Notes:
Predicted 3D model of a 475-nucleotide part of an RNA (small-subunit ribosomal RNA, 5' domain) from an uncultured bacterium. The coordinates come from a structure-prediction model, not an experiment, and the mean pLDDT is 84. Its Rfam family is "Bacterial small subunit ribosomal RNA". Its family is annotated with ribosome and structural constituent of ribosome in the Gene Ontology. A reference for the family is Yusupov et al. (2001), "Crystal structure of the ribosome at 5.5 A resolution", Science. RNAcentral holds the full RNA, with entries from ENA and SILVA.
[in-house]
Context: one part of a larger RNA
RNA sequence: GGAUGAACGCUGGCGGUCUGCCUAACACAUGCAAGUCGAACGAAGUCUUCGGACUUAGUGGCGGACGGGUGAGUAACACGUGAGAAUCUGCCCUCAAGACGGGGACAACAGUUGGAAACGACUGCUAAUCCCCGAUGAGCCCAAGGGUGAAAAGAGAUUCGCUUGAGGAGGAGCUCGCGUCCGAUUAGCUUGUUGGUGAGGUAAAGGCUCACCAAGGCCACGAUCGGUAGCCGGUCUGAGAGGACGAUCGGCCACACUGGGACUGAGACACGGCCCAGACUCCUACGGGAGGCAGCAGUGGGGAAUUUUCCGCAAUGGGCGAAAGCCUGACGGAGCAAGACCGCGUGUGGGAGGAAGGCCUUCUGGGUCGUAAACCACUUUUCUCAGGGAAGAAGCUCUGACGGUACCUGAGGAAUCAGCCUCGGCUAACUCCGUGCCAGCAGCCGCGGUAAUACGGAGGAGGCAAGCGUUAUCC
Numbered sequence: 001g002g003a004u005g006a007a008c009g010c011u012g013g014c015g016g017u018c019u020g021c022c023u024a025a026c027a028c029a030u031g032c033a034a035g036u037c038g039a040a041c042g043a044a045g046u047c048u049u050c051g052g053a054c055u056u057a058g059u060g061g062c063g064g065a066c067g068g069g070u071g072a073g074u075a076a077c078a079c080g081u082g083a084g085a086a087u088c089u090g091c092c093c094u095c096a097a098g099a100c101g102g103g104g105a106c107a108a109c110a111g112u113u114g115g116a117a118a119c120g121a122c123u124g125c126u127a128a129u130c131c132c133c134g135a136u137g138a139g140c141c142c143a144a145g146g147g148u149g150a151a152a153a154g155a156g157a158u159u160c161g162c163u164u165g166a167g168g169a170g171g172a173g174c175u176c177g178c179g180u181c182c183g184a185u186u187a188g189c190u191u192g193u194u195g196g197u198g199a200g201g202u203a204a205a206g207g208c209u210c211a212c213c214a215a216g217g218c219c220a221c222g223a224u225c226g227g228u229a230g231c232c233g234g235u236c237u238g239a240g241a242g243g244a245c246g247a248u249c250g251g252c253c254a255c256a257c258u259g260g261g262a263c264u265g266a267g268a269c270a271c272g273g274c275c276c277a278g279a280c281u282c283c284u285a286c287g288g289g290a291g292g293c294a295g296c297a298g299u300g301g302g303g304a305a306u307u308u309u310c311c312g313c314a315a316u317g318g319g320c321g322a323a324a325g326c327c328u329g330a331c332g333g334a335g336c337a338a339g340a341c342c343g344c345g346u347g348u349g350g351g352a353g354g355a356a357g358g359c360c361u362u363c364u365g366g367g368u369c370g371u372a373a374a375c376c377a378c379u380u381u382u383c384u385c386a387g388g389g390a391a392g393a394a395g396c397u398c399u400g401a402c403g404g405u406a407c408c409u410g411a412g413g414a415a416u417c418a419g420c421c422u423c424g425g426c427u428a429a430c431u432c433c434g435u436g437c438c439a440g441c442a443g444c445c446g447c448g449g450u451a452a453u454a455c456g457g458a459g460g461a462g463g464c465a466a467g468c469g470u471u472a473u474c475c
Base pairs, nucleotide, nucleotide: 001475002474003473004472006471007470008469009468010467013344014343015342016341017340018339019337020336021302026300027299028298030297031296032295035062036061037060040059041058043056044055045054046053047052069255070254071253079179080178081177082176083175084174087172088171089170092168093167094166095165096164097163098162100134101133102132103131104130109124110123111122112121113120114119139148140147141146181227182226183225188218189217190216193215194214195213196212197211198210199209200208230252231251232250233249234245235244236243237242257278258277259276260275261274280291281290282289283288308334310333311332312331316330317328318327319326320325347378348377349376350375357369358368359367360366361365383412384411385410386409387408388407392402419464420463421462422461423460424445425444426443430459431458432457433456434455440447441446
């Protein structure tokens, strides 16, 4: 000098675009953040012009594995990059074939009943795109023979669906080469350990697991252990090489009160799902139950420090639906904060009696603040008021949270708007007064003990400017 997710002090006019718990992955009141489909199904209720319409608890389907948050853990195939083979893939696209026959249950509901509640228990009835059986069949297994082997209808006008096989797209799992912080005041580490055979298991290779056999495997080119840390695209700095960092935005990973486990499913070992254990909080009739903001707001706490319990689904995107549409704290916006960057303004031109006043002085005087003011003329960015008023809508009509916002026009009046730091040298900028090694200053050198350009005040000056200084950190 540059930089910052900054903070602190003094000061503070406006706009645009961004950013905003870096600390306690501390605890959380309250509201919202994931639903949708009646064109899958039975039923109940409401209305009825008796044609039907509407609402929904339940069964069923799809979605809740996305989107959003955080960085605790992790030194690892976690990440980056480049290869690879033994795999899976709902929805979407392309091609091919099919959808025949039969049966069954459980909710809802009704009845009885337990419990303070949460929530149940028993008996009986019932529908389906719920479940099951048979047939057919490519495909798959197999040395041939042979074995195995699916389906769902609804609505009826289009159309949306169902099953199987092949391929695609996108996604996911796995393996390997190379790269990836500090410590040797950590030198030895390892028994499923290293390899083989066989088996099990998985979507899939594999000690992934198990039985048996062999005794291997890693290591000063740093194993093991300890410390620290999410990784990258990038960001800052620098002429570069390099160094430091990894907020916001994008990709990947990991986590969801702490630890463990599986279920369902195309996909999870699942933030707003389930079970167990633990800590904590709450309810209780003491028998037993309920909860998980590292979602958006918000609260307490910690801290130098970080915002509204706002508006809207109008746009973009997502889920469901044939659609209308519903849901969406994703998102689009507004609010707060000079937190950052960029832009604009606080007037312009004249104007010497060089006014008053302040300060200095060699004092009837002079210098300086200073064209500065007054005064004259002008302008209206900004400001106030009034009138008009968007684009963003894609889609014929309709549909805008932002917002009567941006912007345009007119009127008014210089009107509403300047501070902060410094002035001994480094380093641009000097005098007076006060103080007297005191009070104080200070980044380094150093100032202050009676004329201090270094302390405090004043006048003046220099620098930057809606900011200016200080502190912290990096280059």